Context: one part of a larger RNA
RNA sequence: CUGGGCGUAAAACGUGAGCAGCUGGUGAUAUUAGUCUGAUGUUAAAUCUUACCGCCCAACGGUAAGGCCGCAUUGGAAACGGUAUCACUUGAGUUGGUAAGAGGCAUACAGAACGUGCGGUGUAGGGGUGAAAUCCGUUGAUAUUGCACGGAAUACCAAAAGCGAAGGCAGUAUGCUGGUGCCAAACUGACGGUCAGUCACGAAAGCGUGGGGAGCGAAUGGGAUUAGAUACCCCAGUAGUCCACGCUGUAAACGUUGCAGACUCGCUAUCGGGAGCAUCGACCCUCUCGGUGGCCAAGCAAACGCGUUAAGUCUGCUGCCUGGGAAGUACGAGCGCAAGCUUAAAACUC
Numbered sequence: 001c002u003g004g005g006c007g008u009a010a011a012a013c014g015u016g017a018g019c020a021g022c023u024g025g026u027g028a029u030a031u032u033a034g035u036c037u038g039a040u041g042u043u044a045a046a047u048c049u050u051a052c053c054g055c056c057c058a059a060c061g062g063u064a065a066g067g068c069c070g071c072a073u074u075g076g077a078a079a080c081g082g083u084a085u086c087a088c089u090u091g092a093g094u095u096g097g098u099a100a101g102a103g104g105c106a107u108a109c110a111g112a113a114c115g116u117g118c119g120g121u122g123u124a125g126g127g128g129u130g131a132a133a134u135c136c137g138u139u140g141a142u143a144u145u146g147c148a149c150g151g152a153a154u155a156c157c158a159a160a161a162g163c164g165a166a167g168g169c170a171g172u173a174u175g176c177u178g179g180u181g182c183c184a185a186a187c188u189g190a191c192g193g194u195c196a197g198u199c200a201c202g203a204a205a206g207c208g209u210g211g212g213g214a215g216c217g218a219a220u221g222g223g224a225u226u227a228g229a230u231a232c233c234c235c236a237g238u239a240g241u242c243c244a245c246g247c248u249g250u251a252a253a254c255g256u257u258g259c260a261g262a263c264u265c266g267c268u269a270u271c272g273g274g275a276g277c278a279u280c281g282a283c284c285c286u287c288u289c290g291g292u293g294g295c296c297a298a299g300c301a302a303a304c305g306c307g308u309u310a311a312g313u314c315u316g317c318u319g320c321c322u323g324g325g326a327a328g329u330a331c332g333a334g335c336g337c338a339a340g341c342u343u344a345a346a347a348c349u350c
Stems, first nucleotide, its partner, number of pairs: 004321003007304002012318001014201004021194003025088008034080001035077008048066007091191001092188003095184005103177007110154001114150008125136002162169002206247006215241002220236004258317006266295011299306002323350003332343004
């Protein structure tokens, strides 16, 4: 290489959009450089296979036939594939109705808590810990109360719940806006699937400029602990955390499970829609479509487990793996303000 694989052993790109490429539903007609088939020619000898024969056997050798990879010319077939034309509706999309939702962006507002300032009451402690101390307090703290200001986050509802491609999203109201389910079956008529490159989005931390700064809190200082204590505990506390704009582009970016389609027993819970039944009505009950969970049949699996939301049975396309270390490193290249990221070896060694 072939083959075999990718939940946990090495291996699904963090996620999406999508050009080229690969791939593609149903019927009809025509055609055919793919495909199938016949003939002819060629495919040196040796090698290979079969039969027979020769060395005592075998290896070896001889004779005959065949095979091998094809190639060329020519005749034919039309199921599959291609091409062309016509048609279809179940895939895909559009339209109408309806519904749920922390989906996104912006603005305004609310209450609790916290901190600070000022004032009242009030007096000797408070705070903190395993115990303490640093620390705060007679210049009046802690506690309590009134007013004002400030920043960040939204208790209960809250859920195995919901929404989003992923990252992620939670007070209330309003405006703008994306996606989705269900019902009807009116319209288009395969317009689909996947996707190297490419483009966009992408937690936290970090970076740049300007704001903001209550609480928390890397670094740092102090107090303890300890043999030591560059820690765990305590008192402080800068960056940061927050906002605007720009960059970075990584995570245990995890369901450690790529996307799409088809098929294959059931039970149960829950969310959204529809129908039936029922009813004054809302429930209950039955069926059904779409999500989210639990348990299991068959099957799969090394086991654990998965099991109609598959890790089962198949199809299409992409990405990735190939012993451990060296190493996700060096070098080169691209990107970045930097930090660094992406791509990515070898010597050597076990």